[in-house]
Context: one part of a larger RNA
RNA sequence: GGAUGAAUGCUGAUGGCAUGCUUAACACAUGUAAGUUGGACAGGAAGUGGUGUUUCCAGUGGCGAACGGGUGAGUAACGUGUAUGAACCUGCCCUUGGGAGGGGAACAAUAGCUGGAAAUGACUGCUAAUACCCCGUAGGCUGAAAAGCAAAAGGAGGAAUCCACCCAGGGAGGGGCUCGCAUCUGAUUAGCUAAUUGGUGAGGCAAUAGCUUACCAAGGCGAUGAUCAGUAGCUGGUUCGAGAGGAUGAUCAGCCACACUGGGACUGAGACACGGCCCAGACUCCUAUGAGAGGCAGCAGUGGGGAAUUUUCCAUAAUGGGCAAAAGCGUGACGGAGCAAUGCCAUGUGGAGGUAGAAGGCCCACGAAUUGUGAACUUUUUUUCCUAGAGAAAAAGCAAUAACGGUAUCUCAAGAAUAAGCAUCGGCCAACUCUGUGCCAACAGCCGUGGUAAUACAAAGGAUACAAGUGUCAUUC
Repeated sequence: GGAUGAAUGCUGAUGGCAUGCUUAACACAUGUAAGUUGGACAGGAAGUGGUGUUUCCAGUGGCGAACGGGUGAGUAACGUGUAUGAACCUGCCCUUGGGAGGGGAACAAUAGCUGGAAAUGACUGCUAAUACCCCGUAGGCUGAAAAGCAAAAGGAGGAAUCCACCCAGGGAGGGGCUCGCAUCUGAUUAGCUAAUUGGUGAGGCAAUAGCUUACCAAGGCGAUGAUCAGUAGCUGGUUCGAGAGGAUGAUCAGCCACACUGGGACUGAGACACGGCCCAGACUCCUAUGAGAGGCAGCAGUGGGGAAUUUUCCAUAAUGGGCAAAAGCGUGACGGAGCAAUGCCAUGUGGAGGUAGAAGGCCCACGAAUUGUGAACUUUUUUUCCUAGAGAAAAAGCAAUAACGGUAUCUCAAGAAUAAGCAUCGGCCAACUCUGUGCCAACAGCCGUGGUAAUACAAAGGAUACAAGUGUCAUUC
C1' cells in the first nucleotide's frame, strides 16, 4: 500500500447494485415451507318442488414427495479435481416393433357394535376400480440341448381422435462401480495388518469385488513416510503479488456428507429418506400414571452464546419444479419490498461577481500579518427536496394476467432553499503558533516527548489529508 461476510469510536444527505450468525451441528413458543388428481373408483353431502345439469368432500387408487431449500458436524477418503475404463441400473422424456384374450376373490370408506382420558384402535357385515390374483398368449430371459419362465387397464368424446396401459430394441439425460495422477501438519508417531493379501467352491448384488462364507496358501503395506496423532468438507474461484508464489474456500456454480444422538430396514425407477417408519438414548411437553406427542443445519421469529449479522412482510404477475386431459391448484424455490454507510459505484450540500481587505477571533516587533472572496451584499440556477398533474416496460404468435407500485420516469410551480464530518500537524509523514501544565497530568506504531519559555501533553487560532465518511482494532498478502 491492497483486501475483508468484518467489529468499534465520532459523524451521517440521496440513489443504484450487491452482501448480511464467521460464535452454540445450542435449545426452540407461534405461523408457514408438498401437494395434486372427481376425465381411475364406489360412496356421501350441498343445491333444486322433482329429474337432469352443477359444486364439494373424508376414503381406495395413481404420480410426486429421493427435486427444490438448509448446514459443514463428520470425512485426509477414489471424498474432491483431472484423465480413463467395463461388469451395470434408469420413473418421467424421444424413437422403433409388437400387444392389450378369458375369468376370479377381496379390502377401505360408508353402516353397526365396542376399548381408551387422549393418541389411536378391535370386531361384524356390504361394495367399486387404472387396487389384487389365476389361466391363455410372447421376435424377450434362462439353458449345451431338451425344455422352462414372465404381461396388460381402462378413461373422455356423438365421432374423428386424444390421454393412459403391457412386452421388447435403441437414444437422451441421470446414477452406481473401477483405475492412473494430484490433494495440510507432525518421526518428540517406525513398524502396521488376520478378512488381513491371494486362490477355489458357494452365496449375494443392478453390476465388479473378501462384499459374505467354507477350505487352502502366507501373503499385503512401509523412510518415495505405512500406521498413529492433530487439523480440515473438496473444487471452479476469491485476494495479495510484475511474476514466481503465498493466503483463503462467505455470497454464485459443480461434487460430497449430514438432518436431536446412535442403529435398522420398509416402500419405490431412485432413499437406507430434513418436514416417512421402527428400536434405543438424552431433552421438552401432555396424562385419568395405564399410556402418548415432538425434532427450524427450510422461511420469518425467540432465548442463549458473542465484538458482531435483518421482517413472525407482499405475491404467485414473471422464471422454474410437482400434480392434472385441461381450466387450475400448491410452491418461505423464485420474484419483490422492509432493515443495516456492511461494501462498490454515482450524485449533491450551490454557481458567478464581490475589499471599506468590515466586525469578531487569533497573533504581533503595536507598524502590521492572518482567518479571507471566506462572509455580508448583488445576480443567477434548481441536480436534490417539496406541491400538483400524467404515468410505464419487463407480457411471450393473437387476446387476458403486474406482487413490485401510483414505484421508476416525465411535466408545472415556489425557493439557496433541506444536506459535512473525521483524523492528524517532532521525525518517519503532507500540515505551526499562542496559552495552560511543570518527569505532574498525560502522549506514544518505532525513535521518543514532559523536570518553567513543550511546533510531541491539554485547549484555542490556523493548517494538512481524506470525505458521507473518517479514525482505531483484528486477520491476510